[in-house]
RNA sequence: GCGGGUUUGGUGCAAUGGUAAGCAUUUCAGUCUCCAAAACUGAAGAUGAAAGUUCGAGUCUUUCAGCCCGUG
Numbered sequence: 001g002c003g004g005g006u007u008u009g010g011u012g013c014a015a016u017g018g019u020a021a022g023c024a025u026u027u028c029a030g031u032c033u034c035c036a037a038a039a040c041u042g043a044a045g046a047u048g049a050a051a052g053u054u055c056g057a058g059u060c061u062u063u064c065a066g067c068c069c070g071u072g
Stems, first nucleotide, its partner, number of pairs: 001071007010025004018055001026044006048064005
């Protein structure tokens, strides 16, 4: 240089182009307890960047960026 894969809460993963982007964990608060842990309840937190297509984009297209793999 070329080809392919991947990027979603702090972390690990879901989501058929269509409801309010969901789950686990994490953090915080509460209940419980003599205190703590565990358990239970509640809350907080995300689509790599910019364009395009579409009535509608996390999802499709293009460019760029990061990471991984292969290759001259």
This is a predicted structure of a 72-nucleotide RNA (transfer RNA) from Arachidicoccus ginsenosidimutans. NCBI's taxonomy places the organism under Bacteria, Bacteroidota, Chitinophagales, Chitinophagaceae, Arachidicoccus. The coordinates come from a structure-prediction model, not an experiment, and the mean pLDDT is 83. Rfam family: tRNA.